[in-house]
Context: one part of a larger RNA
RNA sequence: UUGGGCGUAAAGGGUGUGUAGGCGGACUUGUAAGUCAGUUGUGAAAGCCCCGGGCUCAACCCGGGAAGUGCUUCUGAUACUGCUUGUCUUGAGUAUUGGAUAGGUGAGUGGAAUUCCAGGUGUAGUGGUGAAAUACGUAGAUAUCUGGAGGAACACCGGCGGCGAAGGCGGCUCACUGGCCAUAUACUGACGCUGAAACACGAAAGCGUGGGUAGCAAACAGGAUUAGAUACCCUGGUAGUCCACGCCGUAAACGAUGGGUACUUGGUGUUGGAGGUAUUGACCCCUUCAGUGCCGAAGCAAACGCGAUAAGUACCCCGCCUGGGGAGUACGGCCGCAAGGUUAAAACUC
Numbered sequence: 001u002u003g004g005g006c007g008u009a010a011a012g013g014g015u016g017u018g019u020a021g022g023c024g025g026a027c028u029u030g031u032a033a034g035u036c037a038g039u040u041g042u043g044a045a046a047g048c049c050c051c052g053g054g055c056u057c058a059a060c061c062c063g064g065g066a067a068g069u070g071c072u073u074c075u076g077a078u079a080c081u082g083c084u085u086g087u088c089u090u091g092a093g094u095a096u097u098g099g100a101u102a103g104g105u106g107a108g109u110g111g112a113a114u115u116c117c118a119g120g121u122g123u124a125g126u127g128g129u130g131a132a133a134u135a136c137g138u139a140g141a142u143a144u145c146u147g148g149a150g151g152a153a154c155a156c157c158g159g160c161g162g163c164g165a166a167g168g169c170g171g172c173u174c175a176c177u178g179g180c181c182a183u184a185u186a187c188u189g190a191c192g193c194u195g196a197a198a199c200a201c202g203a204a205a206g207c208g209u210g211g212g213u214a215g216c217a218a219a220c221a222g223g224a225u226u227a228g229a230u231a232c233c234c235u236g237g238u239a240g241u242c243c244a245c246g247c248c249g250u251a252a253a254c255g256a257u258g259g260g261u262a263c264u265u266g267g268u269g270u271u272g273g274a275g276g277u278a279u280u281g282a283c284c285c286c287u288u289c290a291g292u293g294c295c296g297a298a299g300c301a302a303a304c305g306c307g308a309u310a311a312g313u314a315c316c317c318c319g320c321c322u323g324g325g326g327a328g329u330a331c332g333g334c335c336g337c338a339a340g341g342u343u344a345a346a347a348c349u350c
Stems, first nucleotide, its partner, number of pairs: 004321003007304002012318001014201004021194003025088003030083002033081002035077004041071002049065006091191001092188005097182003103177007110154001115149007125136002162169002206247006215241002220236004258317006266295011299306002323350003332343004
């Protein structure tokens, strides 16, 4: 490179916005670049192929022809692609009216609980474990009652419920703000899909400066266990966990399944709308749109399984894979305060 692949065998980028590029709805005008037909020139000779001939044959040699996928001239065709003209509404979008929501940011605020402080009652234990001990307690603990301080997290509701691009989001109220869904009209008129770069976001841990620190808790100390125990268990306990600002840029960042569009039997549950029937009303029931689960036809699959939320049938675009180890390492580049991240080999070896 060709071919084949990427749920679990190697392989989907952590996620989005989006530039170039690639691809792109219906009708129509012109053009004729691509495309198609014919034609002109060229495509050296030798060689290959065909016919004929010369060395006794052959190899070899000689003559003629054909071929030479290509490029090119001119003429023509116009279905498709491109460019161009005009139009359309089904793709996409906008407005109006409603709807659900832990979507985001900021401010305020609430109760339960733990810990600590002060005081009251009260007396000898408490705590902890498999059993213990370290630990705490007559300087009055634990228990219990009252008051206070402070930080962090929000029981029940809560739901294979909801929202978000992903990471993720959960007490309550307010302010600002994003996206989504339904309905019926009106409007714009292909404005679309994807997306190398680029930019932005990105759990936890970690880093910088300042603050905060109730509980928990790497490190650390002690007590146990054990042959040992740098562990598991226990008593303590500092970073950290929290806040502000700035870095880091990685995860089993997972549905281990990139995005978009179209098509393809069904059953059952659930969330949010709309419509219908019925009703005093609300359920129930039926239809439909958008999401989210389970089971399964065909089909697919090595199997497991997937199965309208496809891993089915097709098309468009991006990313990625190519035996195991060496190695996601070395070197170099870029990024970072550092930790390190990213890009990414080879020798050698099986």

Small-subunit ribosomal RNA, central domain from an uncultured bacterium, 350 nucleotides, folded computationally. The prediction has a mean pLDDT of 88.